[in-house]
RNA sequence: GGGCCGGUAGCUCAGUGGUAGAGCAGAGGACUCAUAAUCCUUUGGUCGCUGGAUUGUUCCCAGCUCGGCCCA
Numbered sequence: 001g002g003g004c005c006g007g008u009a010g011c012u013c014a015g016u017g018g019u020a021g022a023g024c025a026g027a028g029g030a031c032u033c034a035u036a037a038u039c040c041u042u043u044g045g046u047c048g049c050u051g052g053a054u055u056g057u058u059c060c061c062a063g064c065u066c067g068g069c070c071c072a
Base pairs, nucleotide, nucleotide: 001071002070003069004068005067006066007065010024011023012022013021018055026042027041028040029039030038048064049063050062051061052060
């Protein structure tokens, strides 16, 4: 330098055009003599950045950026 894949909650990841979710973690509560486990409720997001197409984009297109793998 070229090709491919990926960047979404604190972490691991879903979500293939119509108001963004799960598990774990955090907070509050129930249970217990107490702790753990379990159960209930709940907080938390500029969907990497910029632009374009669209009535409307996490999703489509272009550029940039970061990470991984491969080729040279």
Molecule: transfer RNA
Organism: Polynucleobacter sp. JS-Safj-400b-B2